[in-house]
Context: one part of a larger RNA
């Protein structure tokens, strides 16, 4: 010096990306426990107290009274706690070897397909098999993701569904005619009108289908702003709710809170570069080896080091 431990005056996060690590809490019994809540929970919330000895009663657990300056389970074992916010409802699942998560799944919701030799899938275009020894309260596909309140407008394009008309449309059918050959037909080639499906065009429907959801100018008796008006464009111009957000470029926006001091955090505002309603919107108790901010306790993280133990390192063998 390195590793693994132990102790440490005063201070107590000043360390640091971050209290990382360590310390602290800790079992049992009693008392006592807030907001909020889906009334289950939150709860071991939080926060206090007890444990020894003697006497009385009692089988005991225990109850009552009393006692000592302090202590009074010996060890092992054995939660630190609280407040606020984001995300995801929850338990669960995952990148075998850098990611355990706000990703996946999930009950629940919705759309759609499927009448059974089902749809769909495997297989070779088959047999066969799964679906299922199931039968629409079933099975497949897609999206969403407990629960609560909700889920606006646009069908012009694309998709899907419907439409006995019309347009277009292949082979085939059909046969006017033409050419060749040449006299017996047969065989063979070309071939117009006409007749010919689905599809496409066309007509309509459909958004929890793919998707989309404007611009400029003016206007109120301070100013500012614009309920109001004009105009252009569109299939229709973003409703509710939310909003500097896991989304805000300018930006450390502005105001308020917390700090002596706060690019983070919390509450507001709205000028949303570029939220927005099942690629769901906004809330939400409980839950989380989740992410962010704060506080109490506690400490060698630090001020700033020191001492000790063991094992190495080093020397000799």
């Nucleotide at each position: 010096c390195u590793c693994u431990c132990g102790u440490u005056a005063a201070g107590g996060a000043a360390c640091u990306c971050u209290g990382c690590a360590a310390a602290a809490u800790g079992a049992c019994c009693c008392c006592g426990u807030a907001a909020c809540u889906u009334c289950g929970g939150g709860a071991g919330a939080a926060g206090g107290g007890g444990a020894c000895c003697u006497c009385a009663c009692g089988c005991a657990a225990g109850u009552g009274a009393g006692g000592c300056a302090c202590a009074g389970a010996a060890a092992a074992u054995a939660g630190g706690c609280c407040c606020u916010g984001g995300c995801g409802a929850c338990u669960g699942u995952u990148u075998a070897c850098c990611a355990u998560a706000a990703a996946c799944a999930u009950a629940g919701g919705a759309c759609u397909c499927u009448g059974c030799g089902a749809a769909c899938a495997c297989g070779g275009a088959c047999a066969g098999u799964g679906g299922a020894a199931g039968u629409a309260u079933a099975g497949g596909g897609u999206c969403u993701g407990a629960c609560g309140c909700c889920u606006g407008c646009c069908c012009g394009g694309u998709g899907c569904c419907g439409g006995a008309a019309g347009g277009u449309c292949a082979a085939g059918g059909g046969g006017a005619g033409c050419g060749g050959u040449g006299a017996g037909a047969g065989c063979u080639g070309c071939g117009a009108a006409c007749u010919g499906a689905a599809g496409c065009c066309c007509c309509g429907g459909u958004g929890a289908a793919c998707g989309g959801c404007g611009g400029c100018c003016g206007u109120a008796a301070c100013u500012a702003u614009a309920a109001c008006g004009g105009u252009c464009c569109u299939a229709a111009g973003g409703u509710a709710g939310c909003g500097a957000a896991a989304u805000u470029c300018c930006u450390u926006g502005u105001c308020g809170g917390g700090u002596a001091a706060g690019u983070u955090c919390c509450g507001a505002c709205c000028u949303g570069c570029a939220c927005g309603a099942a690629a769901g919107g906004c809330g939400u108790a409980a839950c989380g080896a989740u992410c962010a901010g704060g506080g109490c306790g506690c400490u060698g993280u630090c001020u700033c080091g020191a001492c000790g133990a063991g094992a190495g390192a080093c020397u000799c063998g």